[in-house]
The prediction has a mean pLDDT of 81. A computed fold for a 71-nucleotide RNA from a Deltaproteobacteria bacterium, annotated as transfer RNA. NCBI's taxonomy places the organism under Bacteria, Pseudomonadati, Myxococcota, Myxococcia. Rfam family: tRNA. By type it is a transfer RNA.
RNA sequence: GCUCUCGUCGUCUAACGGUAAGACAUCGGACUUUUAAUCCGAGGAUACGGGUUCGAUUCCCGUCGAGAGCU
Numbered sequence: 001g002c003u004c005u006c007g008u009c010g011u012c013u014a015a016c017g018g019u020a021a022g023a024c025a026u027c028g029g030a031c032u033u034u035u036a037a038u039c040c041g042a043g044g045a046u047a048c049g050g051g052u053u054c055g056a057u058u059c060c061c062g063u064c065g066a067g068a069g070c071u
Base pairs, nucleotide, nucleotide: 001070002069003068004067005066006065007064010024011023012022013021018054026042027041028040029039030038047063048062049061050060051059
């Protein structure tokens, strides 16, 4: 330099183009003499910028970042 893959809560993983879901973690409450465990609840995310579309996490283009291969 070229090609390909990936980017979603703090972490890990879902989501036929049609309300962004779950687990762990965090916070609050219940229980407990206290802690732990258990139960209930709450908050929190689509890398960035455009395009297509009635509607985009999803499709297309570019930028950035990560990884793999070739030279």